This is a predicted structure of a 1538-nucleotide RNA (small-subunit ribosomal RNA) from Theonella swinhoei.
The sequence is in RNAcentral, with records from SILVA.
The coordinates come from a structure-prediction model, not an experiment, and the mean pLDDT is 85.
[in-house]
RNA sequence: AGAGUUUGAUCCUGGCUCAGAACGAACGCUGGCGGCGUGCCUAACACAUGCAAGUCGAGCGAGAAAGUUCCCUUCGGGGAGCGAGUACAGCGGCGAACGGGUGAGUAACACGUGAGUAAUCUGCCCUUGGGUCCGGGAUAACAUCUCGAAAGGGGUGCUAAUACCGGAUAGGACCACGGAGCCACAUGGCUCUGAGGUGAAAGAUGGCCUCUCCUUGGAAGCUGUCGCCUAUGGAUGGGCUCGCGCACCAUUAGCUUGUUGGUGGGGUCAUGGCCUACCAAGGCGACGAUGGUUAGCCGACCUGAGAGGGUGAUCGGCCACACUGGAACUGAGACACGGUCCAGACUCCUACGGGAGGCAGCAGUGGGGAAUAUUGCGCAAUGGGGGAAACCCUGACGCAGCAACGCCGCGUGAGCGAUGAAGGCCUUCGGGUUGUAAAGCUCUGUCAGGAGGGACGAAAUGCUCCGGUCGAAUACGCCGGAGAGCUGACGGUACCUCCAAAGGAAGCCCCGGCUAACUCCGUGCCAGCAGCCGCGGUAAUACGGAGGGGGCGAGCGUUGUUCGGAAUUAUUGGGCGUAAAGAGCACGUAGGCGGCGCGGUAAGUCCAUUGUGAAAGCCCUCGGCUCAACCGAGGAAGUGCAGUGGAAACUGCCGUGCUUGAGUACGGGAGAGGAGAGUGGAAUUCCCGGUGAAGCGGUGAAAUGCGUAGAUAUCGGGAAGAACACCAGUGGCGAAAGCGGCUCUCUGGACCGUCACUGACGCUGAGGUGCGAAAGCUGGGGGAGCGAACGGGAUUAGAUACCCCGGUAGUCCCAGCCGUAAACGAUGGGCACUAGGUGUAGGAGGUAUCGACCCCUCCUGUGCCGCAGCUAACGCGUUAAGUGCCCCGCCUGGGGAGUACGGUCGCAAGGCUGAAACUCAAAGGAAUUGACGGGGGCCCGCACAAGCGGUGGAGCAUGUGGUUUAAUUCGACGCAACGCGAAGAACCUUACCUGGGCUUGAAAUGGCCCGGACCGCGGCAGAAAUGUCGUUUCCCUUCGGGGCCGGGUCACAGGUGCUGCAUGGCUGUCGUCAGCUCGUGUCGUGAGAUGUUGGGUUAAGUCCCGCAACGAGCGCAACCCCUGCCCCUAAUUGCCAGCACUUCGGGUGGGAACUUUAGGGGAACUGCCGGUGAUAAACCGGAGGAAGGUGGGGAUGACGUCAAGUCCUCAUGGCCCUUAUGCCCAGGGCUACACACGUGCUACAAUGGCCGGUACAAAGGGUCGCGAACCCGCGAGGUGGAGCCAAUCCCAAAAAGCCGGUCUCAGUUCGGAUUGGGGUCUGCAACUCGACCCCAUGAAGUUGGAAUCGCUAGUAAUCGUGGAUCAGCACGCCACGGUGAAUACGUUCCCGGGCCUUGUACACACCGCCCGUCACACCACGAAAGUCGGUUGUACCAGAAGUCGCUGUGCUAACCCGUAAGGGAGGCAGGUGCCUAAGGUAUGGUCGGUAAUUGGGGUGAAGUCGUAACAAGGUAGCCGUAGGGGAACCUGCGGCUG
Repeated sequence: AGAGUUUGAUCCUGGCUCAGAACGAACGCUGGCGGCGUGCCUAACACAUGCAAGUCGAGCGAGAAAGUUCCCUUCGGGGAGCGAGUACAGCGGCGAACGGGUGAGUAACACGUGAGUAAUCUGCCCUUGGGUCCGGGAUAACAUCUCGAAAGGGGUGCUAAUACCGGAUAGGACCACGGAGCCACAUGGCUCUGAGGUGAAAGAUGGCCUCUCCUUGGAAGCUGUCGCCUAUGGAUGGGCUCGCGCACCAUUAGCUUGUUGGUGGGGUCAUGGCCUACCAAGGCGACGAUGGUUAGCCGACCUGAGAGGGUGAUCGGCCACACUGGAACUGAGACACGGUCCAGACUCCUACGGGAGGCAGCAGUGGGGAAUAUUGCGCAAUGGGGGAAACCCUGACGCAGCAACGCCGCGUGAGCGAUGAAGGCCUUCGGGUUGUAAAGCUCUGUCAGGAGGGACGAAAUGCUCCGGUCGAAUACGCCGGAGAGCUGACGGUACCUCCAAAGGAAGCCCCGGCUAACUCCGUGCCAGCAGCCGCGGUAAUACGGAGGGGGCGAGCGUUGUUCGGAAUUAUUGGGCGUAAAGAGCACGUAGGCGGCGCGGUAAGUCCAUUGUGAAAGCCCUCGGCUCAACCGAGGAAGUGCAGUGGAAACUGCCGUGCUUGAGUACGGGAGAGGAGAGUGGAAUUCCCGGUGAAGCGGUGAAAUGCGUAGAUAUCGGGAAGAACACCAGUGGCGAAAGCGGCUCUCUGGACCGUCACUGACGCUGAGGUGCGAAAGCUGGGGGAGCGAACGGGAUUAGAUACCCCGGUAGUCCCAGCCGUAAACGAUGGGCACUAGGUGUAGGAGGUAUCGACCCCUCCUGUGCCGCAGCUAACGCGUUAAGUGCCCCGCCUGGGGAGUACGGUCGCAAGGCUGAAACUCAAAGGAAUUGACGGGGGCCCGCACAAGCGGUGGAGCAUGUGGUUUAAUUCGACGCAACGCGAAGAACCUUACCUGGGCUUGAAAUGGCCCGGACCGCGGCAGAAAUGUCGUUUCCCUUCGGGGCCGGGUCACAGGUGCUGCAUGGCUGUCGUCAGCUCGUGUCGUGAGAUGUUGGGUUAAGUCCCGCAACGAGCGCAACCCCUGCCCCUAAUUGCCAGCACUUCGGGUGGGAACUUUAGGGGAACUGCCGGUGAUAAACCGGAGGAAGGUGGGGAUGACGUCAAGUCCUCAUGGCCCUUAUGCCCAGGGCUACACACGUGCUACAAUGGCCGGUACAAAGGGUCGCGAACCCGCGAGGUGGAGCCAAUCCCAAAAAGCCGGUCUCAGUUCGGAUUGGGGUCUGCAACUCGACCCCAUGAAGUUGGAAUCGCUAGUAAUCGUGGAUCAGCACGCCACGGUGAAUACGUUCCCGGGCCUUGUACACACCGCCCGUCACACCACGAAAGUCGGUUGUACCAGAAGUCGCUGUGCUAACCCGUAAGGGAGGCAGGUGCCUAAGGUAUGGUCGGUAAUUGGGGUGAAGUCGUAACAAGGUAGCCGUAGGGGAACCUGCGGCUG
């Protein structure tokens, strides 16, 4: 620091996801040791049991027992001492308000920070001053009586105090009145001072006798200590107030009556509506009041480069709470966790009358939960309470226990060790790997184990002594020193030493990419994986296992959460033309921002300094545990807040001035700017009249419609409404919407010129207000044309549409609503700056002219092109999308959805505001290459057209489907499967079926063992394979054996079994189409482009020219073969011109001319001429030539496409079978047959059939062969065997043709199927199932529907011939020649193809993509009669405890009066009033749960209906609105171009 994921690829936008760090965690697997930390995040749920706050006898009264010693005893026991002034209990004091827990509540001065308190309190502690006098009356305990089950009371009686009360005194203090000084200032505070009033106390204990009394000694007294009272100051800790900071929702916008203020009073430690009475009517709020939701706050913690974001466990500070709610009491302090009272819920006890309780203390239990520990030890240390102290108490705390929960450290060994052991795994079978890993050898000793030693933490207090201080004091206290002794939970722990021993100690996750790490097997869209992309449908590096590897390591993974990456909320640090995003437009409020100069000020700003920013933490340095974690010390930092002093540039503020921003004035001209009134002509329609005749109208074609009752057409007249042709223009005006005949009236704005005036008056603009196309709404008019809806006619599978005929709202006017549009430049407004060129509109100036133009300059507007720059690109470019500043609006993935709910506006339609659940891994923008288009342009092809002949109908043949079958083996399936693999299925072939057999096998290689020739022949069994019997019988040798054969055995063979979607090879096809690419350069961010496009031309990317391209490759063409002409050479078997012979046959001699044969060569190149063309390429015409523009034909098939075909040609990976899926054999099947299709043959006849005669080929084949003549047979054929290894012989006759005859239009002398009979040939064998022949039979068929095929010349058509395969079998296939046409205007259309261009939402690419209804399943949500609950408001009822007020007739020790009785003061009970919790009644708000039913939405497998969109998507699409329709949608009106 980035990466993966949208695409065929690219760039961008944008979301999702990953790699990092962290955690009070949990879960899974695993687990050796130690140190230091941490450990109910959930039910502030309920709690058994124990403990967690007591202490003081030196405040006070009282005061045991057990036990023991002694005495007495009636032996039952009693008494005394000790125990012991102890325990328990009580009065009293202090503490219990700390410490400990929790985070429910709280959005608040709760918290943080900084201030204030002149508005305040503070026990214990410290300092200082003063004091501590004289009295009094009670009461618990106790005793006794009594009530109660208990808890608990009640009565009577006794008693003490540092308990309580009265009085005295008063330096301070307090109250009111004065004086002075200082300070502060809104009040007032402090100090000094005058006089008056008010108000205190408690003692305990130790020591000492100097003075007085009794007198060992004690008392008074003195003295010490601890207390007590009063006051001062301090310290500490609080209370209260204020500035600033501190969550979300505006779908919470208004809130408030003690409310805001004042006055009097009350209350408090203290200010204050804190409370009360009265008065006033205020107070808060867009800088967010009120309401709702959530939440303890902070130091800090996590993350981050930082800014930020998240969190608020442990530790520390503050707050709040203590079963829930309310309340006060006591006290220095509480409205009190382990106190009280009341109410409520819950639990427990009960004798049913009543009582008791509060773990959010430490343990622990139940429960909840994914989940969180011991009912431990100790007060040894630290700290706290009490005490004079000893000491007691302390679940604070110190320790231990449990838990890998976290961090840190250590170990599970180290060195050597290659025949690279064995085993495992893989393998191309060679080997590789595990792997120096192991074994083995040599060592070491951490941890754990055993044995022994063994801490630090402990120093004090207290005690003794010494010194100092205080003091009368050698007491005491305090300070310092010395000494002895005591104290350890942890713990016999840490640590140290020794012993033995490699011995006891490794797992988890991952290995497709991101991301580090690969193979085998299993599985077969199954089982499963998955963070994202995605894997799995028979070779899965992605599932499961294994081997190997990678990572981390006592842990490793997973899940959850936070930050990061995310510049993905952007202050640092983003955007808004088309990706999400500029409000439809304007005016303007608050607010924000604001020209030039001078002076002042000092709020912002800057500098310095002071205070504060607790400790801990983070960071740095040093130090302590062996290191580290951890801990200690010091420093730094803490970006903040506050105070003081200073600076004055900038901003603000105040004052003053300026003119350039802005405005005004004056002078001009332009304009569909707005409103009102009037007015004009053309056209349409209607009405009247004339002429006129049968149609008109409408469409792709029609029909509905109109018309003989006279339409349309035409002429004249009239009526009415709406709109204004030409002018008219990327012309003008307006803020936008928008504005168009002409005239008048009223009126807004802009522009130009002048430079007179004002003097910053400005810009923007949240809310707000106004304007705002069309449609629509209300009321009233109007209504010609047009025209949603509607009716009809067409079209169509349908046609709720497109087209046609009609037609209502509406369109128009007035008044009022609505407030939206693709309201668009998809571009907010303002100002400034930054090259130009060229149009156009308005104005001004200059030059020129007599004048008007033209031309030049400036300003304003409106277009086009374009530099820099910007942009993802497209593009923008002085009219910015460039460069800056100011202000506003808006965006943050797609869908859900501009929906729901709420609010608000509207008459309604609906508008504005505007979510969530759920779901997806994308949705998008621009550009690229293709493909496609019922887009365009150009051009080819038997593509169409023009022709000729066929197929489709018949019969048969053949192939296929289907069906059948034991089997009908398999493959091939649009073109490009179907007379295809089959160039030969009776057996064989043969792969299929049935049956009979074999198991190292039918064939191959090797090892071992045994035997011997094997083979052949014969007999028997058998369907055969085979079995069995009989017969016959080797070679070499170094004598070991070998060859050969047979048997056995082990390796292995074998498979036409599967996968052509694992493959090679071969092939088909587009297509013999003209294309497909590369290097370098250039352009582009890039995909990519250029080249290859363009202008011509060609069969051709063929060639020429041009050109940021220049070259090159594979294709094209040519080179090759056949054929057409000529020449040369050669001449047998071929040939025969001339010559000779002839049996008249090139037969023979001979010849080498010709034909031919087969080898070589020539010839054709647009070479020549003319024309056209750019003087090019080339084309057209011509000459010559056998041939002319590639002469004809063949071979030849670019990059690639179709997962095209073939595992059954062959080869081959993998899988499968192994007495069978291999092998042998017999028989059967592949030949089946209701049907359907393809390809053919033969026909339907007279251009023919039949009969007779007769002519002319080419190319082939032949020795297991072709087979002549002759003879036989009607014939197939037989016989025969000449000749021929073939230019020699044979197959072999060519046929159509030609000549002659016959048939005469008929199911025939056409046609030959089918069937019967008889034969021939091949073959081991023709039944299933061959071909042919003869006789007989003589079917369908009379030219073939829709549709469809071939062919452009020696072609089609037609005629025959040969060959391969093959024993035999050919209508098929391949080849050969004979005869031999017609037509092509042309490229509109169909099909296929090429190039350029355009659109695209397609890219498995139009056989694409894709929309909506409906049906089914699942999911979340909305509405809903209701219903249940939470919360809250209002009104009223009722009102516990309690404070306060009033009362207090009952009761009443202290003080007062009184001898007393009694009275008074004061107090208490009781009563009563205000307030008030829970509760109740009624009625609202709000939130949530649930609900019959209902609504849309989302997601799902290949469901149904259509085809809306993407191409001109077949009616261009889209926006707003309105109506209509199963649905997508259609139509009207206006708008946009995307």